[in-house]
């Protein structure tokens, strides 16, 4: 320098192909069961969807540029 992949909750990841309310598990919090711990159950909370633009009635999703990481090539 060229190509490919990944980026979404504190962590691990789905959702993208086919645009239409942002989700799961774990962790953390509250409550219940328990003498307590642990464990189990219930509930609530937690997100500029890497950044900036564009298209659209509507973008995590489509388009463009950029950034970080990983891999391949030179």
């Nucleotide at each position: 320098c060229g190509g490919a992949g990944u980026g979404u909750a504190g962590c691990u990841c789905a959702g993208u192909c086919u645009g239409g309310u942002a989700g799961a598990g774990c962790a953390g919090c509250a409550c219940g069961c328990u003498g307590g711990g642990g464990g189990c159950g219930u509930g609530a909370a937690g997100g500029u969807c890497g950044c900036a633009g564009g298209u659209u009635c509507a973008a995590a999703u489509c388009c463009u540029g950029c950034c970080a990481c990983u891999c391949c090539g030179a």